[in-house]
Parts: sequence; structure tokens; C1' cells
RNA sequence: UUCUUAUCAAGAGAGGUGGAGGGAACGGCCCUUUGAAGCCUCGGCAACCAUUAAGUUUCGUGCUUAAUAUAGGUGCCAAUUCCUACUGAAAUCGUUUUGAUUUUAGCAGAGAUAAGAG
Repeated sequence: UUCUUAUCAAGAGAGGUGGAGGGAACGGCCCUUUGAAGCCUCGGCAACCAUUAAGUUUCGUGCUUAAUAUAGGUGCCAAUUCCUACUGAAAUCGUUUUGAUUUUAGCAGAGAUAAGAG
């Protein structure tokens, strides 16, 4: 850096350092000198890998389910991935017509994380 699969409405922050930005991208809307990003320490969340048990099996410890957080590899700890495109429906407003706003359902793209492959 590319591809595949899975998940993304829940959950979990203090201290030190630092000194102006941050929330991926456009726009919005937020956070922030009552201290941003980054770095360090400690803590926590979760359960992808993991461990254990049961079931299943084409017998490849593969698949399914449940449990665990003791040891380990990652991840995460403002706001739904903060919201966003498109299509349908409803309501309101306006209009000759085209329309605008809000709500709601479906659903893509992009992104994040994990595991695997190149």
C1' cells in the first nucleotide's frame, strides 16, 4: 500500500508535559486558554485475536453457541462513524409550475478497527 471477511445506536478518564488547535474529507454543528493536538504515567472499557466448555462435522481442532477477562497481541475511552449522498413516504411553508424545511424508512459511497491473504 492493495484485496477479502466481520463489526461500527452500547461501553469506558484521571494526572504530568505541552501551548493552539481538534472532531478523516466538503458543508454544518460542536469541543478547546476553565488548556487543543502530540508525548509520558496510571486506570478503565470491550471481547477481534485468545482461553474454556458444549454441540456439529465433509475429520481441516473447521463451523456454531455459551462463558471468561487470569496471562498475552491489537483496539478504544465528547457528541450514532457527531450529522451529511441518493430513493420512497408523511407533515408544514411557498408557488402558475419547478421548489424549500422537518420527520421517518430503505440503502450506497467513504472512513475506522480486527482477522486473513498478496
Source information:
SAM riboswitch aptamer (S box leader) from Saliterribacillus persicus, 118 nucleotides, folded computationally. Taxonomically the source falls in Saliterribacillus (Bacteria, Bacilli, Caryophanales, Bacillaceae). Rfam family: SAM riboswitch aptamer (S box leader). Its family is annotated with regulation of gene expression in the Gene Ontology. The coordinates come from a structure-prediction model, not an experiment, and the mean pLDDT is 76.